[in-house]
RNA sequence: UUUGUUCUUUGGGGCAGGGUGAAAUUCCCUAUCGGCAGUAAAGUCUGCGAGCCUAUUUUGGCAGAAACGGUUAGUUUCCGUUACCGACGGUUAUAGUCCGGAUGAGAAAAGAGCGUU
Numbered sequence: 001u002u003u004g005u006u007c008u009u010u011g012g013g014g015c016a017g018g019g020u021g022a023a024a025u026u027c028c029c030u031a032u033c034g035g036c037a038g039u040a041a042a043g044u045c046u047g048c049g050a051g052c053c054u055a056u057u058u059u060g061g062c063a064g065a066a067a068c069g070g071u072u073a074g075u076u077u078c079c080g081u082u083a084c085c086g087a088c089g090g091u092u093a094u095a096g097u098c099c100g101g102a103u104g105a106g107a108a109a110a111g112a113g114c115g116u117u
Base pairs, nucleotide, nucleotide: 003115004114005113006112007111008110009109010108017029018028019027031097032096033086034085035048036047037046038045043084044083051062052061053060066082067081068080069079070078088100089099090098
């Protein structure tokens, strides 16, 4: 220094204020949040994870959202403006933000041991 393997640890954030109402952190005004890898730095590009359906221990399938302008050698990632999106179950009333599955799972990151070039 290359590469393999084992182990350990880490590994998702967010309704403040007001309105209506018998009742809403669920509606309305408004506020607020953004997993991992890649790439010029990304919730809205590409891929992945989480979720749901099916299968049953192998699988197959479904699923969200951005434009314009500027800077630059280079940005759908930066800067400016204006937008948009968000699983399932629960609930005195419809949920990205509350409660629950979940002290779970997990893309992946870091470290250590052993081996290898």

A computed fold for a 117-nucleotide RNA, annotated as FMN riboswitch aptamer (RFN element). The sequence was found by an Rfam model in a public genome assembly. The coordinates come from a structure-prediction model, not an experiment, and the mean pLDDT is 82.